[in-house]
RNA sequence: UGGCCCGUCGGCAAGCGGUAAGCCACCAGACUUUGACUCUGGCAUUCGUAGGUUCGAAUCCUGCCGGGCCAA
Repeated sequence: UGGCCCGUCGGCAAGCGGUAAGCCACCAGACUUUGACUCUGGCAUUCGUAGGUUCGAAUCCUGCCGGGCCAA
């Protein structure tokens, strides 16, 4: 310098145009003498960021930012 891939709750991670699953962690409650276990409920109007397309975008397109890989 060129090409390719990735970026989603605190962590891991699904989702592939119709409005964001699950697990762990965390919070509240039930149970228990207390704790643990178990159970119930809660936890991402903004999905790296800024635009574009669309009735509708995490999802498609473009720029930028960050990380990784390949070639020189």